[in-house]
Context: one part of a larger RNA
RNA sequence: GAGUAGCGAUAAGGAGGGCGAGAAUCCCUCCCGCCGUAAAUCCAAGGGUUCCUGGGCCAGGUAAAUCCUCCCAGGGUAAGCCGGAACCUAAGGCGAGGCCGAAAGGCGUAGUCGAUGGACAACAGGUUAAUAUUCCUGUGCUUGGUACGAAACGUUUGACUGAAGGAGUGACGAAGAAAGGUAGUGGAUCGGGAGAUUGGUUGUUCCCGUGUAAGGGUGUAGGUGGCGCUGGUAGGCAAAUCCGCUGGCGUAUUUAAACACUGAGGCCUGAUGCCGAUGCGCAAGCAGAAGUCCAUGACCCUCAGCUUCCAAGAAAAGCUUCGUAGGGAGUUUUGUAUUAAUCCGUACCGUAAACCGACACAGGUGGAUGAGGAGAAAAUCCUAAGGCGCUU
Numbered sequence: 001g002a003g004u005a006g007c008g009a010u011a012a013g014g015a016g017g018g019c020g021a022g023a024a025u026c027c028c029u030c031c032c033g034c035c036g037u038a039a040a041u042c043c044a045a046g047g048g049u050u051c052c053u054g055g056g057c058c059a060g061g062u063a064a065a066u067c068c069u070c071c072c073a074g075g076g077u078a079a080g081c082c083g084g085a086a087c088c089u090a091a092g093g094c095g096a097g098g099c100c101g102a103a104a105g106g107c108g109u110a111g112u113c114g115a116u117g118g119a120c121a122a123c124a125g126g127u128u129a130a131u132a133u134u135c136c137u138g139u140g141c142u143u144g145g146u147a148c149g150a151a152a153c154g155u156u157u158g159a160c161u162g163a164a165g166g167a168g169u170g171a172c173g174a175a176g177a178a179a180g181g182u183a184g185u186g187g188a189u190c191g192g193g194a195g196a197u198u199g200g201u202u203g204u205u206c207c208c209g210u211g212u213a214a215g216g217g218u219g220u221a222g223g224u225g226g227c228g229c230u231g232g233u234a235g236g237c238a239a240a241u242c243c244g245c246u247g248g249c250g251u252a253u254u255u256a257a258a259c260a261c262u263g264a265g266g267c268c269u270g271a272u273g274c275c276g277a278u279g280c281g282c283a284a285g286c287a288g289a290a291g292u293c294c295a296u297g298a299c300c301c302u303c304a305g306c307u308u309c310c311a312a313g314a315a316a317a318g319c320u321u322c323g324u325a326g327g328g329a330g331u332u333u334u335g336u337a338u339u340a341a342u343c344c345g346u347a348c349c350g351u352a353a354a355c356c357g358a359c360a361c362a363g364g365u366g367g368a369u370g371a372g373g374a375g376a377a378a379a380u381c382c383u384a385a386g387g388c389g390c391u392u
Base pairs, nucleotide, nucleotide: 013031014030015029016028017027018026032389033388034387035386040369041368042367043366046349047348050347051075052074053073054072055071056070060068061067080141081140082345083344084343085342087118088117092113093112094111098107099106100105122139123138124137125136126135142341143340144339145338146337147336148335149334150333151332152331153330160327161326165322166321167320168319169318173309174308175307176306179302180301181300184296185295186294187293188292190209191208192207193206194205211274212273215269216268217267218266222262223261224260225259226251227250228249229248230247231246232245233244235243236242275291278287279286280285310313355364356363371383372382373381374380
């Protein structure tokens, strides 16, 4: 220079009370304002204790602070079913042998890793200061073991099992269109409650509520396919009753039906449960009404479907089936009961003051839900739930 610039979005604060040495700023209450396809809620990544409680105010906080994402101490993350591993593979990595290379090393077969994909069993309510599909209550499901029943098949005329094996499935593009549903939403109905000092209000008034899962059963709207029996067989690196190829018969035969597979939703059950406005109670807690109908309606489900098109749209495990070598006297299905189920993650932030930006930075950050009135709409404006008023 200079007590100057600045104090980081112009969403906005005001009043009363409290704690305290001290209050514009912290806490409580009332009013006002702002967001509301977000400035709300839930995940992933990343961070790593920032979460909760008690205490503190030297430093950090663009001023103050009794406050804090700061400091100190204590506490907090509970799983057969959620996510990952004990399963699978993609791009890609590594790579026994191998090939190449002065060396270092490079490439690469078998293989082994590798999710952003495939496979795979849990829902509702309650509870903590802080966790919950994890704890508790209720109701389920999965994979094994054991016991006891039932049925079927079988013991050399061999049930069943059986692999790094065969076959099928898994298994997939883009665009478009329609139908049937559901979530949600609105209104009515029903239940409980209210009674004004007025512009009006005992009314066609006002306020609040009118909820309920997985699983089990049924198998609908819709979608797909012909199906069954019986011969032959040189293919599927061996075998096969499987698949493929090729005959015969039966059934159905064009508006199709039957059959098989698939398939939302609805209905019944789950539920004589839970929740529930409100009432009672100092509190802990206890009791508990209605819980129906109509309309509207998705970008969600049926749908990995259907139609059209050309650029022709993963793999493996799993599952189903076949049966070689071998094993083999019990095995399979089902019911009831009982028992077992390992390791890791789980707090909190997460369009942000906790991540990436040197900062409590007007920037950046993938997915899901995303209500009402007006509207074509997730635009825009005003609002609900919820959250904030952006630290002088």
This is a predicted structure of a 392-nucleotide part of an RNA (large-subunit ribosomal RNA, domain III) from a Pseudomonadota bacterium. Its Rfam family is "Bacterial large subunit ribosomal RNA". Taxonomically the source falls in Pseudomonadota (Bacteria, Pseudomonadati).